[in-house]
Molecule: Lysine riboswitch aptamer
Organism: sheep gut metagenome
RNA sequence: GAUAGAGGUCGCAUCCUUAAUAAGUAGCGGUCCUGACGCGCGGAGCGGAUGAGGGGUCGUAAAAGGGAAGGAUGCCGAAGGAAGGCGGUUCCGCAGCCGUCGGUCCUGGGCAUGGGAUCAAUAAUCCCAUGACUGUCAUCUGAAUAAACAGAUGGGGCGCUAUC
Numbered sequence: 001g002a003u004a005g006a007g008g009u010c011g012c013a014u015c016c017u018u019a020a021u022a023a024g025u026a027g028c029g030g031u032c033c034u035g036a037c038g039c040g041c042g043g044a045g046c047g048g049a050u051g052a053g054g055g056g057u058c059g060u061a062a063a064a065g066g067g068a069a070g071g072a073u074g075c076c077g078a079a080g081g082a083a084g085g086c087g088g089u090u091c092c093g094c095a096g097c098c099g100u101c102g103g104u105c106c107u108g109g110g111c112a113u114g115g116g117a118u119c120a121a122u123a124a125u126c127c128c129a130u131g132a133c134u135g136u137c138a139u140c141u142g143a144a145u146a147a148a149c150a151g152a153u154g155g156g157g158c159g160c161u162a163u164c
Stems, first nucleotide, its partner, number of pairs: 001164005008076001011075008027060008037047003040094005079107004084101006108134002111131008136155007
């Protein structure tokens, strides 16, 4: 370097189905009150007293995003996150959000607890810290070579095992 593999209290991702949640919310249509602003910010532009924006009430009434359960497929840097690039969001700049790329950086894996972010959410995810567990290798110890087993410590997936 190539090929083939292992990890499992939900290993990882994608897709499909179902029932919830979102939500009697947004939107839409009436009606009443108010009365000058609204479109994230600045500028432009557009809308606005034939009523902006806000509030009450009646009717109608979602979806996306995020999860759960079941199934299918592809897999074991599976994959996830971050910096950064590109595109979109009325136009330009900025911010946010969405999509996409991500050769650089971070993370072995899931779990629990605490903190933070996202979120409608007490769900869930992501990030950080801590803890034990698990897998793997190394070193040491268990009187005694090796193996096996047990314990302790340490490493990081650019790792580990097998073959060439």